[in-house]
RNA sequence: GAGUCGGCCAGGCAGUCGCUGCAUGCCCCGUUUCGGAGCGCGCAGAGGAAAGUCCGGGCUCCGCAGAGCGGGAUGCAGGGUAACCCCCUGGCACGGCGACGUGACGAAUAGGGCCACAGAGACGAGUCGCACGGCGCAAGCCGUGCGGGUGAAACGCGGCAACCUCCAUCCGGAGCAACACCAAAUAGGCAAGCGCUCGAGGUCGGCUCGGCCGAGCUUGCGGGUAGGUGGCUAGAGCCUCGGGGUGACCCGGGGUCGAGAGGAAUGGCUGUCGUGGCAGCGGCUCCGUAAGGCGCCAAAGCCAACAGAACCCGGCUUAUCGGCCGGCUC
Numbered sequence: 001g002a003g004u005c006g007g008c009c010a011g012g013c014a015g016u017c018g019c020u021g022c023a024u025g026c027c028c029c030g031u032u033u034c035g036g037a038g039c040g041c042g043c044a045g046a047g048g049a050a051a052g053u054c055c056g057g058g059c060u061c062c063g064c065a066g067a068g069c070g071g072g073a074u075g076c077a078g079g080g081u082a083a084c085c086c087c088c089u090g091g092c093a094c095g096g097c098g099a100c101g102u103g104a105c106g107a108a109u110a111g112g113g114c115c116a117c118a119g120a121g122a123c124g125a126g127u128c129g130c131a132c133g134g135c136g137c138a139a140g141c142c143g144u145g146c147g148g149g150u151g152a153a154a155c156g157c158g159g160c161a162a163c164c165u166c167c168a169u170c171c172g173g174a175g176c177a178a179c180a181c182c183a184a185a186u187a188g189g190c191a192a193g194c195g196c197u198c199g200a201g202g203u204c205g206g207c208u209c210g211g212c213c214g215a216g217c218u219u220g221c222g223g224g225u226a227g228g229u230g231g232c233u234a235g236a237g238c239c240u241c242g243g244g245g246u247g248a249c250c251c252g253g254g255g256u257c258g259a260g261a262g263g264a265a266u267g268g269c270u271g272u273c274g275u276g277g278c279a280g281c282g283g284c285u286c287c288g289u290a291a292g293g294c295g296c297c298a299a300a301g302c303c304a305a306c307a308g309a310a311c312c313c314g315g316c317u318u319a320u321c322g323g324c325c326g327g328c329u330c
Base pairs, nucleotide, nucleotide: 001330002329003328004327005326006325007324008323009322011273012272013271014270015269016268017267019045020044021043022042024040025039026038028036029035030034047306051317052316054315055314056313057312058311059175060174061173062172071171072170073169074168075167076090077089078088079087080086091105092103093102094101095100106166107165111164112163113160114159115158123156128147129146130145131144132143133142134141135140179230180229181228182227189221190220191219192218193217194216201213202212203211204210237256238255239254240253241252242251243250244249275304276303277302278301282297283296284295286293287292
């Protein structure tokens, strides 16, 4: 210098104006517990992929005595894990000088199917040439062996399972809009009471009288809807130390709590410092007689990757400005 593998960061600080959650002080409202409104103060507030929803699990409901058929997934060997289409170690094949990378990598003697073009023939039928044997008067026919040519492959228990299939292992379905609880108004349902011209009830702004309408009205119970609450974040968690293992990972000790919204908060502005890019005022070295040229430093100004939780985890895949660290190879 080129390359390969692994890990990490994802601008910092301050001010100010907001948003969400939790705790708390004052005051007000609802009769107290408790809930709600206002003002104030404190703390916390997106990611390495929160993404795609592609695999696997937890959790919830439905179903459930067990088994089979059907269907699906996976597929070298051993291991890790809650589990996996994940990960690790080793083998094999391929690529690379190498570090390393990639791999649907079980079975072709269970069976079916397929093998383009060429070739007589692609596993069935058969025969281009020669030799030998048999039959035949002969033409020829049958069998066996060898060879030529074609082709990726030519008779060899051929190749293909990313064709069906077989073997082994695993898999019930739907998903937080799951599910549980509280619960209006209106309209149904059930029950009771009152009433149907001897008139309940409604309306004429409150009352009485009066007028008009008039067959339903009232109460209770229950289901469901709107709405609200829970599920909701303490977890296969994170950090650190020690031990085991080649490794994935496991065991033990100590410490720690790090969003919980939900038509969906996590933001805007200003200042300052820093990084990178564009830009290039200006400066310096060198070359040249000069005009000028190569290189280095560099102010003002402008720009800042991919992208954003939505029940929670483990993976995979995809997107990504830049930067840092380490192992190894040539």